[in-house]
About this RNA:
The RNA shown here (transfer RNA) has 74 nucleotides and comes from a Myxococcota bacterium. It matches the Rfam family "tRNA". Rfam describes the family as follows. Transfer RNA (tRNA) molecules are approximately 80 nucleotides in length. It is annotated as a transfer RNA.
RNA sequence: CGGGGAGUAGCUCAGUCUGGUAGAGCGGGAGCUUUGGGAGCUUCAGGCCGCAGGUUCGAAUCCUGUUUCCCCGA
Numbered sequence: 001c002g003g004g005g006a007g008u009a010g011c012u013c014a015g016u017c018u019g020g021u022a023g024a025g026c027g028g029g030a031g032c033u034u035u036g037g038g039a040g041c042u043u044c045a046g047g048c049c050g051c052a053g054g055u056u057c058g059a060a061u062c063c064u065g066u067u068u069c070c071c072c073g074a
């Protein structure tokens, strides 16, 4: 320098292909259950989807640029 992949809740990840309410598990708060603990159950909070711009009635999703990390090549 070129090509590819990844960035979404505190953590690990889905969702993108086919634009239409942002989710799961773990973790955290509260409650129930238990003599207590553990386990289990219910519920709540937590995100402007790496950043910027564009297309669109509508963008995590499509397009462009940019940034960080990983892999391959030169």
Stems, first nucleotide, its partner, number of pairs: 001073007010026004020057001028044005050066005